The RNA shown here (transfer RNA) has 76 nucleotides and comes from a bacterium. Its Rfam family is "tRNA". It is annotated as a transfer RNA.

RNA sequence: GCGGCUGUAGCUCAGUGGAUAGAGCAUCUGUCUUCGGAACAGAGGGUCGGGGGUUCGAAUCCCUCCAGCCGUACCA
Numbered sequence: 001g002c003g004g005c006u007g008u009a010g011c012u013c014a015g016u017g018g019a020u021a022g023a024g025c026a027u028c029u030g031u032c033u034u035c036g037g038a039a040c041a042g043a044g045g046g047u048c049g050g051g052g053g054u055u056c057g058a059a060u061c062c063c064u065c066c067a068g069c070c071g072u073a074c075c076a
Base pairs, nucleotide, nucleotide: 001072002071003070004069005068006067007066010025011024012023013022018056027043028042029041030040031039049065050064051063052062053061
């Protein structure tokens, strides 16, 4: 350089065109407990990697850029 895969909540992931993007864990609050933990109930937390395009409608499709991983070619 070329090709492939990945990028969504603090972490691990789901969602592959349809209305308001979800789950588990974690965090916070409450109940419970002598205290803590556990358990239970609730809450907060998102530019869906950036930009552009297609569409009535995009996390999802297309283009481009960025980051990470894997493979491969060339030079030294």